The RNA shown here (Bacterial RNase P class A) has 349 nucleotides and comes from a Candidatus Bipolaricaulota bacterium. The RNAcentral record of the sequence draws on ENA. Of the family's consensus pairs, 92% are formed in the model. It matches the Rfam family "Bacterial RNase P class A". Rfam describes the family as follows. Ribonuclease P (RNase P) is a ubiquitous endoribonuclease, found in archaea, bacteria and eukarya as well as chloroplasts and mitochondria.
């Protein structure tokens, strides 16, 4: 120098000038009250004002209102170990498989309980199989010779590969039912053996534990998929802030009670009397619910609605996107720039 690996940060600066929105102080202008809290306003002044993901609503909790004697079924989530965390598809360690020359990345009951699945090539994909090939001891077929001149029959030697036997080797496959070397055989094969790997058991030693190592025995080998159905252990009552409370208008309706129905309550006409009209209902309190509106609700913040827009300058020229109960994670998207720490390969000193 290059190529990576892990972990953090930032997310266009900087001046100005207009504007939105919430909070506060101050003057003030109106309503309203015995006065005052208080309500609506104008002006000025300070100050808060989107994200690393606010997103997706995956998980998981706080709130919150149902339900709820007790227990099962379904149904969803979970899953190595220990420690953290209110939990958690969470974070740290770390233990085992897989992948990488390596920093380091991914994945995590069970597949020796059963069922099902394994594309496409393949002959054969799970109590497997026979396309090419090896063989053809054995049986038959043929050919030459002997016994023997014919026929049968018997031996001997060959030959072809028809029954057949075989899975070493070729090939196909993501995967082919252990791996080597010998024994053996007609060729062969865990058929049997010696060594290896891996299983299953057990002993002993190390570790809090996954787990790790030595050692003995055993049959001689068991394919992969549980994000297929199951099977083991675990946890789950059900809705979600449009959750839920609180205040409560007009109009109708409901309960009390007052006072009236021709010996007039009550309205109307009026500044008051008296007059004159209409008149069977009207008056008040109480309770629910509706419209409204407050809370929930935020160190940003609702009216489900702000968070911006222009000029100038710099430069790497600017992505992906915007809150709507909070909070805790995961997961997705995103122009790029920074810093840290590591690792391989080249050169140089």
């Nucleotide at each position: 120098a290059g190529a990576g690996a892990g972990g953090g940060c930032c997310a266009g600066g900087g001046a100005g000038a207009c504007g939105c929105u919430g909070g506060c102080c101050g003057u003030u202008g109106a309503g309203g009250u015995g006065a005052a809290u208080c309500u609506c306003g104008a002006c000025g002044g300070c100050u808060g004002g989107a994200g690393g993901a606010a997103a997706g609503u995956c998980c998981g909790g706080a709130c919150u209102c149902c339900a709820c004697a007790g227990g099962g079924c379904a149904g969803a989530c979970c899953a190595c170990u220990g420690a953290g965390g209110a939990a958690a598809u969470c974070u740290c360690a770390g233990c085992g498989a897989g992948g990488g020359c390596g920093a380091c990345c991914u994945c995590g009951g069970g597949a020796a309980a059963g069922u099902g699945c394994c594309a496409c090539a393949g002959a054969g994909a799970a109590c497997a199989g026979a396309c090419c090939g090896c063989c053809g001891a054995u049986g038959g077929c043929u050919c030459g010779g002997g016994c023997c001149g014919c026929g049968a029959g018997u031996c001997c030697g060959g030959g072809a590969a028809c029954a057949g036997g075989c899975a070493a080797g070729g090939g196909u496959g993501a995967a082919a039912c252990g791996g080597c070397g010998g024994u053996g055989u007609a060729a062969g094969a865990g058929a049997c053996c010696a060594c290896c790997a891996g299983c299953g058991g057990u002993u002993c030693g190390g570790g809090u534990g996954a787990c790790c190592g030595a050692g003995c025995c055993g049959g001689c080998u068991c394919g992969g998929c549980a994000a297929a159905c199951c099977c083991u252990g675990g946890u789950c009552g059900g809705a979600g802030c449009a959750a839920g409370g609180c205040c409560a208008a007009a109009u109708a309706g409901g309960a009390a009670g007052g006072c009236g129905c021709u010996c007039g309550a009550g309205g109307g006409c009026u500044g008051c009397c008296c007059g004159c009209c209409c008149g069977a209902g009207u008056c008040u309190u109480c309770g629910g619910g509706u419209a409204g509106g407050c809370c929930g609700c935020a160190a940003a913040g609702a009216c489900a609605g702000a968070u911006g827009u222009c000029u100038c300058c710099c430069c790497a020229c600017g992505a992906c996107a915007g809150a709507a109960u909070c909070c805790g994670g995961c997961u997705u998207a995103c122009c790029g720039g920074c810093c840290c720490u590591c690792u391989c390969u080249c050169g140089g000193a």